[in-house]
Source information
This is a predicted structure of a 74-nucleotide RNA (transfer RNA) from Fonticula alba. Rfam family: tRNA. Gene Ontology term of the family: triplet codon-amino acid adaptor activity. It is annotated as a transfer RNA. Lineage of the source: Eukaryota > Opisthokonta > Rotosphaerida > Fonticulaceae > Fonticula. Its mean pLDDT, the model's own confidence on a scale to 100, is 81.
RNA sequence: GUCCGAAUGGUGUAGUCGGUUAUCACAUUCGCCUCACACGCGAAAGGUCCCCAGUUCGAACCUGGGUUCGGACA
Numbered sequence: 001g002u003c004c005g006a007a008u009g010g011u012g013u014a015g016u017c018g019g020u021u022a023u024c025a026c027a028u029u030c031g032c033c034u035c036a037c038a039c040g041c042g043a044a045a046g047g048u049c050c051c052c053a054g055u056u057c058g059a060a061c062c063u064g065g066g067u068u069c070g071g072a073c074a
Base pairs, nucleotide, nucleotide: 001073002072003071004070005069006068007067010026011025012024019057028044029043030042031041032040050066051065052064053063054062
């Protein structure tokens, strides 16, 4: 330099057929349980879906550009 892939709560992820309120696990907080802790059970909070623009009645999802990370080739 060319090409490919990835980016979604604190962490790891599901969701690409565009359509109501974005999924699950762990972690966190509260309650129950226990002498207490852990485990277990129940509940809650936490996301402008990497950024900008475009298409559309409507975008996490489609299109263009950018950023970061990873890989292949030279």